Model confidence (mean pLDDT): 86 of 100. This is a predicted structure of a 1542-nucleotide RNA (small-subunit ribosomal RNA) from a bioreactor metagenome. Rfam family: Bacterial small subunit ribosomal RNA. Its family is annotated with ribosome and structural constituent of ribosome in the Gene Ontology.
C1' cells in the first nucleotide's frame, strides 16, 4: 500500500468481496509447564443451606448452668465455695446511610467540564474559647399471674444509668429594634456599639499525701468523655452555562401551566405547596410524542480526522421481590430497619403467621456460553472499644477453565549404502531426506531427595532510660528481649537419574505462501468473492509431498480498517444515481468602497483547572517478558486575567462603481377584453348533368337513377388563420402567429440628472403551470379515444379502409402532471480568435442612402487553452473562482405498501421494509447482424438451351423387418458417399462348432534326437481333436569310426506379454471437406488515442484481383492475387524408330512392303512468340480503358496444378498413428452356414424411354486417349448368338484389344401404346469361379408392363461450352446405367443489375458477442419464499375522566387516657389514643390513542436447466421509440391528444 469480480476486449461509474487489528467470547480438533490477568454478556428469572455488622462491663441494672470442692442429709436431696460477676438477654452509646452487588429504570430530577450559593448542612477528626451547678419522674430487664399452635403478647409489682425531665448560669450563639462604617448590580453582606428577649451539659477509669466519711466514698490529680460557641479539613445539598443517540411517516405542546402578591414548608433558593391576581411559557437553533440507552475517565480501531464501545480498574448516578409511605438519625425515605398494598414461596392447631442472594459460595431454569457451598483475618483497610481484643465472603490467598497476554520446553552436534517403508515415475530414476537408524553430548521443565530467603512491621507483655506530674498512677518517646504466616508440599538454591514424560492444527485454482497420484463422474460434495464437479478435477474425497502458525490451530459472531462507499480533513449531479416544471417572497445564509470607535469572533501571553489509574518517555523491582513501582510529559478542553486590532461581526459617519429611479428614443406572434375579415370545409336550397363516386398494396364495407361524384349560384355554421416565416422575435416557464381598437407587463439603447448598498440566493409559504381528465352551462364544421362495419392474417381485440360518440371550441371552477429537456438551478467576476443573424447607438464621407470602423443587448455555428471516463464542452462553459438553494449514495422489490396530507374523482405530494441478485449502468472499440444506406462482383437473377420432380429400372439413404440385416457419413458441405467393384473370401454382423502364450512380434526360464518335419489312418461341415510309418539341419569339443558332450534353430511347457474394426474425432497427430481461387489476412517502425484500438488497409480513379496509379502520418514488408510449373494453340532448332512417305529406285492383286529419305505429318527435347510493345482517342501530365494495325494467338489466349489468416469442438480412433478407459479360455483367434441383396412406405442421384431431327434393315467414312504376360489375342474352323476350338504376333509409336458411334447413302415404317418403349416372366444356352439356391454377367427364342413429355417446386450450363455420339481405363476370377478419362458432331442467349441467393469494400443503428438459428416482454400453469390488505380474535404500553381509598405525613378535633412542670390539689399547661379532612398506592369503571401477534380469504412481488400463448422492445425490430394522460383489450400491448429525440 492494495487485490478479485460487470466486457469479446477497453476506460469510467458502482456495488459485492478478501488480505489487518481487536474481543468478558462460543464451537470443532488437539493439548507439556509456569507467571500475570480474567470468567453469568441471556431471565433485574426463582432460590435450599451456611456465612456476609457488629461492638463497648472503663455508661447501667441484673445474672446463670454443666462440672467440681466442702458441709449437712430423711439418701430423695439441700446449702455453701469455686466455676463467675463468666455465659446470657436487657437499658444506654457509637456503628449499622460505609464497605460489597447490579444496570432494571433514567435522554435529564442523570453524567462531563467550568463556575456560583450574598440561599445551605455536616456525627466521628484537627485547632481554639468558655462551661460541665442543683434536682426530679419513669421504664426494659426481672418477679407473679395470664392469652396464643406459633409469631408474638397482656395485666400487676418493683429497679439503674452517659435514658428522660425541670431549674440555674452563660457567650462573640439565636430573635427583635436602633446608630455608624466598608463593600456589592441588587434582595443585601461584613464589622463596631447599645437595648430587650431566648437556649446547655453526664459522667466514667486510674492513682493518691493531707482533710472529712455513713467506710460505699467525698476531695485532689490524670486520662477519656459531656455542653455552648468560633475556625479548619474532608463530606454533602442546591443553582447556572455548555456538551450529551435515533425517528418530522411525532408539528404544535402546556392549567401549577408562565409570572406576580401573600402565606406555608425546607438545612437552604424556588409553584416546592396553597390562596388570590394576571395570561402567560415552550417550539423547525426541533418543543411535545415515540424508540433506544446508566454517564464519564477510558477501551478497540484508524496516518489522522473520525467510527464503534463503556466488561475488568477508578469517579458518579440509580436500584434492592413490585408499588406506595414515612419513622429514627449528623446523614436514609435506608440491600441483609419499620408500616401498607400486590404477586410468589413456606409454616399452621385454619384463628393466624414467616420470607426477600442485583453480598460470598452454591442450586434450578432458560441459554451457544461463564468457576469452589475452599483457607485466613498473617498483611492492607473498616466498625466498636481506654486497651487487650472482637467482628469483617471488604480484603489477602488458594482451587477450576489454553478464556487472554507473556515466557519456557518437547533436545544438541555428527551421521549417505542417500537404508527400509511410503509416494511419484518418461521405469532411467526422483522425493520423503540428515530426516531416521547409529555415534558423541547436554540436563531447561516435569520427577525424587535435601536445604532456605522475603512478605513481619506494628501492637501486646517484660525490663531500662528520658519527658510530663506531687507521684516509682497514668500518658508520650527511645532501647533491649519476647510473641504473630492463611498462602506454603508455593518460590530460591544444592544433589540424583535419564533423551527419557511432552505436537498439533489449518491450508495448497486466483486473490494468497504451498502440487502430484488415485477414487468419484453436475453424483457425492466444496465455496469468503470469482467459481469448481457432466471420465484425464493442482478447486470434491483419500494419500504422498509442500506452505503457514504452533500449545495451540481453525470456524462462527461482533467492532473499526481497507471504504475518498456519507467525502470536516476528503465525493458528486449533460449522457453513469442525482437540478426542484417555472416564478415570487419570509426566515436563514452570504454581501461594494473610505474613515473612526468598541473588542463578540479571532490571535498572543499568563493563571486556575483538566482526580487517580491508563497511553507515551526515562529510571527502577520480579532470572527475561507480560506485570508492578517512581518521576516526567501529555491531556489539542473549559474558565479567568492582561494584551493586539489586520480580517469577520457590531456602532457611528462618508462615498458611487452594485442596485434602483428620471429623461429621451426603440423592437416585438408578451398578456387580457371587444370587434372585423378572406380562403378552405361541411350542410341546406336551386340550376346544369347522367352513372358512377369513393377508397386501397389489392379490395370491400360506404355513397349514388329517390340523381351521388363533378360543376354553377345563393344561404347557414363552426374551427383554424396559408403566403410573409427565417437555427427570426417575445415571455420566468408552460407558451405565443389573420386584421383593428382599448387596457396592460417586461426588455433594449442613449444621457449620466437623482437615491446612496437600498444587493444576491432563498427552507417553508403563495402564485403560474402543455396535453389528457373532472363539474356545470353553452357550442359542435372538421378531426376523432370508445364503439360498429370492411379488409389483412394461423389468429388480428392492431397497423389499412368506411362510419362514428365523448373530446377537441367558449364561459366559470377543479386537476398540478410530461422526454415540463440544453436531460445542464440562480447570481457575480475573470479567461484566445473567427463567422452569421436580430434590435439600438456612436463615428467616418459636406448631408442622406449604402459601405467601413467601433460599441451595448440578444440568438446561432466553428474553435484555442482548460476541463471531461469518453462522447463532448469551450465568453450562452461542462474552464477558473465566490455565494445561496435543490438533489444523489448498487440493481430489483418500488415511486409500491403503510401513515399523513391535497383532490369531486382520476389521482398527486411525501415515501419505506422484508426478500432477492453480483451485478445493474455510462462512453467508446472490434466484430457480427439489420425486412438500414452506398459502391461492386458471381450461371445469383434475367435472356436462352437441356434436364429433375410423373413412368419402368439401377443405385444410395431413411424407415420397417430380422438371429443378423456390421459400421460410419446428416442442410448447402450425408444420400452411384467411405466401397476404383459383398456368391465364398472380403466381413467388421448373426447362428453353430472349435482354440487359449494364442493367427502375428520380442524376451526370460525349464525340457527336448525318435526332436523338428511328417506320408497315411480314424472322427468331423470344416476348423479342430486323436493316432502314426518314416525321420532331419547348423556351430564348437572329443573320437579312427560308430558315436558322444555342449550350444543353436525348431518344438513343448511356463512367465512376461500378444490381440481387440471395443469406447472416446468433445483428449489428439495426420489427412480431408467448406466458405473460396473469394481478395483478402497481417507485421516492423513511426504517428494518434488514458485504453481496447486506430492509422497503414481510408479517399479519388482503375482492375479478374489490397491489380496498378494519384492523394495522403505514414514509410516499408510478409502470407495470399499475379508470375514461375504442366497441358493446349503458331513457328523454329535438334533428333528420325517401332512413326512418316514429297521426291528417287525396287516390288505387289493391293498395302511404306523394301532400298532409301528428313522435306511434310508426327513423336519429344530445347527454344521463339504476347509486352498494352505500336497508332488514335479518353483520362489528372498517371494507372488504366476504348478502338485499330500487325499477328497462329491481344489485353489473364483456353484448360489444369496451386487454396492466405481463419471459420464450422465440420468429417475421420473403421486407412494409418496415438493418450486415457475397457475385454483377456474373450469384446482375442479359427471354421461352416447365413446376413450386409431382406420390403406396406418415403427421399436423393442416375439409366432407358414416351418416338418420325425417330425406329428398323443394308451399305459406307473419319478419332483421341488408353490397356495387354496367371495378359491382350489376329487369322482360320464350329455355333443364330453368347461363346467354343485351334493358334500367328506382341513385354508392344512395331502385335493385339479395335468393329468407333452419331454422320453419310439407300430402303422401310406413317402417328398407332405403334416395326415406339423395353420392364417383367418362361424356356434353352454360354462364361467366370471350389461353388452362381439365397446372390453374378452374357446370348437366343418367347413374353411385351408402365410410359403419349410430367403438379407445387427445382438443377446444370456463357463456347469448342450446353446438348448429343461413341471409345478407353482403374477396381476386377466374374460382375458398371457408377466413377475417372478420351475424342466426334456442335448450338442458343445475355453486354442488363429492379428482384431471389451468396460474396467483397465503405458507412449507419444495435439492449447481439454461443454474435439474429441472437437477445428479449407480459399473461396463464407448477413449486417455494418473504411482504401488504382483511371480518375479526389475542396481547402489551402510555395517559384521561369518574369511583373506591390502605399505610402514612400534615391539619382539625379530641366528652376518653396520661409520670416529670405549675397548682389554691379541684385543676391547669402539655402529651396521647380515637375520630374527621386534604393528599394518596393498589384496584374498579368508561371512552378513546399507540405498538405488536394471529387471521378464512385476498393482492401483487422475488426466485426456480429444458411447461402454455403470442412477439411488445433491441436493426427503420418489420406500424420509429419513449414520456404524461384517457379509453379499450387473453397477454405482451393498441388507439386518441400534446410533448421529446435518447
Nucleotide at each position: 500500500a492494495g487485490g478479485g469480480u460487470u466486457u469479446g476486449a477497453u476506460c469510467c461509474u458502482g456495488g459485492c468481496u478478501c488480505a489487518g487489528a481487536g474481543c468478558g467470547a462460543a464451537c470443532g480438533c488437539u493439548g507439556g509447564c509456569g507467571g500475570c490477568g480474567u470468567g453469568g454478556u441471556u431471565u433485574a428469572g426463582g432460590c435450599a443451606u451456611g456465612c456476609a455488622a457488629g461492638u463497648c462491663g472503663a455508661g447501667c441494672g441484673c445474672g446463670a448452668a454443666a462440672g467440681u470442692g466442702a458441709a449437712c442429709u430423711u439418701c430423695g436431696g439441700u446449702u455453701c465455695g469455686c466455676g463467675a460477676g463468666u455465659a446470657g438477654a436487657g437499658c444506654g452509646g457509637c456503628g449499622a446511610a460505609a464497605g460489597g452487588g447490579u444496570g432494571a429504570g433514567u435522554a435529564a430530577u442523570g453524567c462531563a467540564u467550568a463556575a456560583g450559593c450574598a440561599a445551605c448542612c455536616u456525627a466521628c477528626c484537627c485547632c481554639u474559647g468558655a462551661c460541665u451547678c442543683c434536682g426530679g419522674u419513669a421504664u426494659a430487664g426481672c418477679g407473679u399471674c395470664u392469652g396464643g399452635a406459633a409469631a408474638c403478647g397482656g395485666a400487676c409489682g418493683g429497679u439503674a444509668a452517659u435514658c428522660c425531665c425541670g431549674g440555674a448560669u452563660g457567650g462573640u450563639c439565636c430573635c427583635u429594634g436602633a446608630a455608624g462604617a466598608c463593600g456589592g448590580a441588587a434582595u443585601c453582606u461584613u464589622c463596631u456599639u447599645c437595648a430587650g428577649g431566648g437556649u446547655a451539659a453526664a459522667g466514667a477509669u486510674a492513682g493518691g499525701g493531707a482533710u472529712c466519711u455513713u467506710c460505699g466514698g467525698a476531695c485532689c490529680u490524670u486520662u477519656c468523655g459531656g455542653u455552648c460557641g468560633g475556625g479548619g479539613a474532608g463530606g454533602g445539598g442546591c443553582u447556572u452555562a455548555u456538551g450529551u443517540c435515533c425517528c418530522a411517516u411525532c408539528a404544535g405542546c402546556u392549567a401549577g401551566u408562565u409570572g406576580g402578591u401573600g402565606a406555608g414548608g425546607u438545612a437552604a433558593c424556588g409553584g416546592c405547596u396553597c390562596a388570590c391576581c394576571a395570561a402567560g411559557g415552550c417550539a423547525u437553533u426541533g418543543a411535545c410524542g415515540g424508540g433506544u440507552a446508566g454517564c464519564c475517565g477510558g477501551a478497540c480501531u484508524g496516518a489522522g480526522a473520525g467510527g464503534u464501545u463503556g466488561g475488568c480498574c477508578g469517579g458518579u448516578c440509580a436500584c434492592a421481590c413490585u408499588g406506595g409511605g414515612a419513622c429514627u438519625g449528623a446523614g436514609a425515605c435506608a440491600c441483609u430497619g419499620c408500616c401498607c398494598a400486590g404477586a410468589c414461596u413456606c409454616c399452621u392447631a385454619c384463628g393466624g403467621g414467616a420470607g426477600g442472594c442485583u453480598g460470598c459460595a452454591g442450586u434450578c431454569g432458560a441459554g451457544g456460553a461463564u468457576c469452589u457451598u475452599c483457607c485466613g483475618c498473617a498483611a492492607u483497610g473498616g466498625g466498636c472499644g481506654a486497651a487487650a481484643g472482637c467482628c469483617u465472603g471488604a480484603c489477602g490467598g488458594a482451587g477450576c477453565g489454553a478464556c487472554g497476554c507473556c515466557g519456557c520446553g518437547u533436545g544438541g552436534a555428527g551421521g549417505a549404502u542417500g537404508a527400509a517403508g511410503g509416494c511419484c515415475u518418461u521405469c532411467g530414476g526422483g522425493u520423503u531426506g540428515u530426516a531416521a537408524a547409529c555415534u558423541c553430548c547436554u540436563g531447561u521443565c516435569a520427577c525424587g531427595g535435601g536445604u532456605u530467603a522475603g512478605g513481619a512491621a506494628u501492637g501486646g507483655c517484660a525490663a531500662u532510660g528520658c519527658g510530663u506530674u506531687a507521684a516509682u498512677a497514668g500518658c508520650g518517646c527511645a532501647u533491649u528481649g519476647u510473641u504473630u504466616g492463611a498462602c506454603a508440599a508455593a518460590g530460591g538454591c544444592c544433589c540424583g537419574a535419564g533423551a527419557g514424560g511432552a505436537a498439533g492444527c489449518c491450508a495448497c485454482g486466483g486473490c494468497u505462501a504451498a502440487c502430484u497420484c488415485u477414487g468419484u463422474g453436475c453424483c457425492a460434495g466444496c465455496a469468503g468473492c470469482c467459481g469448481c464437479g457432466g471420465u484425464a478435477a493442482u478447486a470434491c474425497a483419500g494419500a504422498g509431498g509442500u506452505g503457514g502458525c504452533a500449545a495451540g490451530c481453525g470456524u462462527u459472531g461482533c467492532u473499526c480498517g481497507g471504504a475518498a462507499u456519507u467525502a470536516c480533513u476528503g465525493g458528486g449531479c449533460a449522457u453513469a444515481a442525482a437540478g426542484g416544471g417555472c416564478g415570487u417572497c419570509u426566515a436563514g445564509g452570504c454581501g461594494g468602497a473610505g474613515c473612526g470607535g468598541a473588542u463578540a469572533g479571532u490571535c498572543g501571553g499568563c493563571u486556575g483547572u483538566g482526580a487517580a489509574a491508563g497511553c507515551c518517555c526515562u529510571c527502577g523491582g520480579c532470572u527475561u517478558a507480560c506485570c508492578c513501582g517512581a518521576g516526567g510529559a501529555a491531556g489539542u478542553g473549559c474558565a479567568g486575567c492582561c494584551g493586539a486590532a489586520a480580517c469577520u461581526g457590531c456602532c457611528g459617519u462618508u462615498c458611487u462603481u452594485g442596485a434602483g429611479g428620471a429623461c429621451g428614443a426603440g423592437a416585438g406572434g408578451g398578456g387580457a377584453g371587444a370587434g372585423u375579415g378572406g380562403a378552405a370545409c361541411u350542410c341546406c336550397u336551386g340550376g346544369u348533368g347522367g352513372a358512377g363516386c369513393g377508397g386501397u398494396g389489392a379490395a370491400a364495407u360506404g355513397c349514388g337513377u329517390a340523381g351521388a361524384u363533378a360543376u354553377c349560384a345563393g344561404g347557414a355554421g363552426g374551427a383554424a388563420c396559408g403566403c410573409c416565416g427565417g437555427u427570426g422575435g417575445c415571455g420566468a416557464a408552460a407558451g405565443c402567429g389573420a386584421c383593428u381598437c382599448u387596457c396592460u407587463g417586461g426588455c433594449u439603447c442613449g444621457u449620466u440628472c437623482c437615491u446612496g448598498a437600498c444587493g444576491c440566493u432563498g427552507a417553508a409559504g403563495c402564485g403560474c403551470g402543455a396535453a389528457a381528465g373532472c363539474u356545470a352551462g353553452g357550442g359542435g364544421a372538421g378531426c376523432g379515444a370508445a364503439c360498429g362495419g370492411g379488409a389483412u392474417u394461423a389468429g388480428a381485440u392492431a397497423c389499412c379502409c368506411c362510419g362514428g360518440u365523448a373530446g377537441u371550441c367558449c364561459u366559470a371552477g377543479c386537476c398540478g402532471u410530461a422526454a415540463a429537456c440544453g436531460a445542464u438551478g440562480a447570481g457575480c467576476a475573470c479567461u484566445a480568435a473567427g463567422u452569421a443573424g436580430u434590435g439600438g447607438c456612436g463615428u467616418u464621407u459636406u448631408c442622406g442612402a449604402u459601405g467601413g470602423c467601433g460599441u451595448c443587448a440578444c440568438u446561432g455555428c466553428c474553435g484555442u487553452a482548460g476541463c471531461u471516463a469518453a462522447u463532448g464542452u469551450g465568453u450562452u462553459a461542462a474552464g477558473u473562482g465566490c455565494u445561496c438553494c435543490g438533489c444523489c449514495u448498487g440493481g430489483g422489490g418500488a415511486g409500491u405498501a403503510u401513515g399523513g396530507u391535497c383532490g369531486c374523482a382520476a389521482g398527486g405530494c411525501u415515501g419505506a421494509a422484508a426478500c432477492u441478485c453480483a451485478a445493474a449502468g455510462g462512453a467508446a472499440u472490434u466484430g457480427a447482424c439489420g425486412g438500414g444506406g452506398g459502391c461492386u462482383c458471381a450461371c445469383a437473377c434475367a435472356a436462352g438451351c437441356g434436364g429433375u420432380g410423373g413412368a419402368g429400372g439401377a443405385u444410395g439413404u431413411u424407415g420397417c423387418u430380422u438371429a443378423a440385416u456390421u459400421c460410419g457419413a446428416a442442410g448447402c458441405a450425408a444420400c452411384g458417399c467411405g466401397a476404383a467393384g459383398a456368391a465364398c473370401c472380403u466381413u467388421a454382423c448373426c447362428u453353430g462348432g472349435a482354440c487359449u502364450u494364442g493367427a502375428c512380434a520380442u524376451c526370460g526360464c525349464u525340457g527336448u534326437g525318435g526332436u523338428a518335419g511328417g506320408a497315411c489312418c480314424c472322427u468331423g461341415a470344416a476348423a479342430g481333436g486323436g493316432g502314426a510309418a518314416c525321420g532331419a539341419c547348423c556351430c564348437g569339443g572329443g573320437g579312427a569310426a560308430a558315436c558322444u558332450c555342449g550350444g543353436g534353430a525348431g518344438c513343448a511347457g511356463u512367465g512376461a506379454c500378444a490381440g481387440g474394426u471395443g469406447u472416446u474425432g468433445c483428449a489428439u497427430g495426420g489427412c480431408u471437406g467448406u466458405c473460396g481461387u473469394c481478395a483478402g489476412c497481417u507485421c516492423g517502425u513511426g504517428c494518434c488515442g488514458u485504453g481496447a484500438g486506430g492509422u497503414g488497409u481510408c479517399g479519388g480513379g482503375u482492375u479478374a484481383a489490397g491489380u496498378c496509379c494519384c492523394u495522403u502520418a505514414a514509410c516499408g514488408a510478409g502470407c495470399g492475387a499475379a508470375a514461375c510449373c504442366c497441358u493446349u494453340g503458331u513457328c523454329g532448332u535438334u533428333a528420325g524408330u517401332u512413326g512418316c512417305c514429297a521426291g528417287c529406285g525396287g516390288g505387289u492383286a493391293a498395302u511404306g512392303c523394301c532400298g532409301g529419305g528428313g522435306a511434310c505429318u508426327c513423336u519429344a527435347a530445347c527454344g521463339a512468340g504476347a509486352c498494352u510493345g505500336c497508332c488514335g482517342g479518353u483520362g489528372u501530365c498517371a494507372a488504366a480503358c476504348c478502338g485499330g494495325a500487325g499477328g497462329a494467338a491481344g489485353g489473364u489466349g483456353g484448360g489444369g496444378a496451386u487454396g492466405a489468416c481463419g471459420u464450422c469442438a465440420a468429417g475421420u480412433c473403421a486407412u494409418c498413428a496415438u493418450g486415457g478407459c475397457c475385454c483377456u479360455u474373450a469384446c482375442g483367434u479359427c471354421c461352416a452356414g447365413g446376413g450386409c441383396u431382406g420390403c406396406a412406405a418415403a427421399c436423393g442421384u442416375c439409366c432407358u424411354a414416351c418416338a418420325a431431327u425417330g425406329g428398323c434393315g443394308c451399305g459406307u467414312a473419319c478419332a483421341a486417349a488408353g490397356g495387354g504376360a496367371a495378359g491382350c489375342a489376329a487369322a482360320c474352323c464350329c455355333g443364330c448368338a453368347a461363346g467354343g476350338g485351334u493358334a500367328a504376333g506382341c513385354c508392344a509409336a512395331u502385335c493385339c484389344c479395335a468393329g468407333a458411334a452419331a454422320g453419310c447413302g439407300c430402303g422401310u415404317c406413317c402417328c398407332a401404346g405403334u416395326c415406339c418403349g423395353g420392364a417383367u416372366u418362361g424356356u434353352g444356352g454360354g462364361c467366370u469361379g471350389c461353388a452362381a439356391c439365397u446372390c453374378g454377367c452374357c446370348c437366343a427364342c418367347a413374353u411385351g408392363a408402365a410410359g403419349u413429355c410430367g403438379g407445387a417446386a427445382u438443377c446444370g450450363c456463357u463456347a469448342g461450352u450446353a446438348a448429343u455420339c461413341g471409345c478407353g481405363g482403374a477396381u476386377c476370377a466374374g460382375c458398371a446405367u457408377g466413377c475417372c478419362g478420351c475424342g466426334g458432331u456442335g448450338a442458343a442467349u445475355a453486354u442488363g443489375u429492379u428482384c431471389c441467393u451468396g460474396a467483397g469494400c465503405c458507412u449507419u443503428g444495435u439492449a447481439c458477442a454461443c454474435a439474429c438459428c441472437g437477445c428479449c416482454c407480459g399473461u396463464c400453469a407448477a413449486g417455494c419464499c418473504a411482504c401488504g390488505g382483511a371480518a375479526g380474535c389475542c396481547g402489551g404500553g402510555a395517559g384521561u375522566g369518574c369511583c373506591c381509598g390502605a399505610a402514612g405525613c400534615a391539619c382539625g378535633u379530641g366528652a376518653c387516657c396520661c409520670a416529670a412542670c405549675c397548682u389554691u390539689a379541684g385543676g391547669g399547661a402539655g402529651g396521647g389514643a380515637g375520630c374527621g379532612u386534604u393528599c394518596g398506592a393498589c384496584g374498579g369503571u368508561a371512552a378513546g390513542c399507540c405498538c405488536g401477534g394471529u387471521g378464512a380469504c385476498u393482492g401483487g412481488g422475488a426466485c426456480u436447466a429444458a411447461g402454455u400463448c403470442g412477439u411488445a422492445a433491441c436493426a427503420a425490430g418489420g406500424u420509429a421509440g419513449c414520456c404524461g394522460u384517457a379509453g379499450g383489450a387473453g397477454a405482451a400491448c393498441c388507439u386518441g391528444c400534446g410533448g421529446c429525440u435518447g